[in-house]
RNA sequence: CCUGGUCUCCGGACGGCCGCCGGCGGCAUUGCCGCGGGAGGAAAGUCCGGGCUCCACAGGGCAGGGUGGUGGGUAACGCCCACCGUCCGCAAGGACAGGGACAGUGCCACAGAGAACAGACCGCCGGACGGCCAGCUCGCUGGCGACGGCAAGGGUGAAACGGUGAGGUAAGAGCUCACCGCGGCCCGGGCGACCGGGUCGGCACGGCAAACCCCACCCGGAGGAAGACCGCAUAGGAGGAUCGCGCGGCCCGCGCUCAGGUCCUCGGGUAGGUCGUUCGAGGCCGUUCGCGAGAACGGUCCUGGAGAAAUGGCCGUCACCGCCGCAGGGCGGCACCAGAACCCGGCUUACGGGGACCAGGCACC
Repeated sequence: CCUGGUCUCCGGACGGCCGCCGGCGGCAUUGCCGCGGGAGGAAAGUCCGGGCUCCACAGGGCAGGGUGGUGGGUAACGCCCACCGUCCGCAAGGACAGGGACAGUGCCACAGAGAACAGACCGCCGGACGGCCAGCUCGCUGGCGACGGCAAGGGUGAAACGGUGAGGUAAGAGCUCACCGCGGCCCGGGCGACCGGGUCGGCACGGCAAACCCCACCCGGAGGAAGACCGCAUAGGAGGAUCGCGCGGCCCGCGCUCAGGUCCUCGGGUAGGUCGUUCGAGGCCGUUCGCGAGAACGGUCCUGGAGAAAUGGCCGUCACCGCCGCAGGGCGGCACCAGAACCCGGCUUACGGGGACCAGGCACC
C1' cells in the first nucleotide's frame, strides 16, 4: 500500500436578531416583561420483551401460539455475554430453527436396475448346457444366448445399506485384518453442553420434525383513542320518605301513585376541561466484584411535552472538508437518513463520516 475481518465513536461549537411551544417568577388581568428549557442515532418498522391502565380470572386441564446446545445476565425477552458442537473460510473470523428419526404416521421429486428390512442396466466371474453361429488339426476353440455366482469398477441421483489399504477369492464381499468412523460398557476431566482414554462388537441403526407428531419450558385479553376525575341547563332518569287517594271507626299497617308538591339519596351523562403526561429498570463520574454481559455502593445532574400538533429561519466568528496560491490569504461546501405523541429494554432496517486492533498478500529498508 492492497484485500478482508472485528470492535467502537461522532452526527459541529459559540454569539446576535426575528419567530414558535412548554416551565418558573413578576406586573397585571388574559396580555406584557424577565429568567431558563425545547428531537434522534435511528425519534423509523411496530418485530420481540416489559412497566402502567382497564376488563376477565379458585385450582387444574383441553385447544391455540411461541421458544428449543450449555451455563450465566436481566424487570423480561425470540435480546446480550461466556462456553460447547457442526459447517464455511488459507487466516483474522463467520453461520447455525443447535431437543427427539428404536413412540407412531408420513414423505424422499427428476434421473436411475434399485430410495429402506433395496437392487443388477453396463460390467466381473463360473461350468458338467443335451440352444445358436463361426473356425479348424474334427473334438476342441471362440462368440452370442440361457443358467448360476458377485456387488468390486462404471453409470443415475441431494442421498445407493460404512470409508481407505492389505489379505483373500473363480470373481467378489467385514469374508478376514489394520486404521478411521459408528454403537454398547467402563474410567478420568468439566457445574454443564461436552471432551479425552480404555475395552467389547464386524456394523446392526439412510435422510427429512421452518412434515404431522412427541418432550421440556413460557404465554389471560385489549391497549394511552388504555383509563381516571370534574362537569353547562330552572335539562333529564331511578329509588325512598311525606303530603294525596283507597281499605279501615282510629292509630299502626297494606295497596295505588294517573297527575302533582316538598325533602333525601343515587347513578348516567352532552359541549368542554383536568389528570394519565414526562424522574425513569434514567444519564455521567468514581470505587469494588465479575473473563464478560452486568451488579453493588458512593457522588453528581436532569425544565422537550404539543393536541392538528412547537422544536424554525437569517447573519457572524471559529472548527472541519475540498480547490487555488511560494506565502499572507482567497473561493466554495458544511450534508445525508430522517422528525417525538405514555414510557422504557432490545432487534431490524435507512444515511454520512472517523478511529483502533487483527488476518492474508505485495513492495522497499
Molecule: Bacterial RNase P class A
Organism: Pseudomonadota bacterium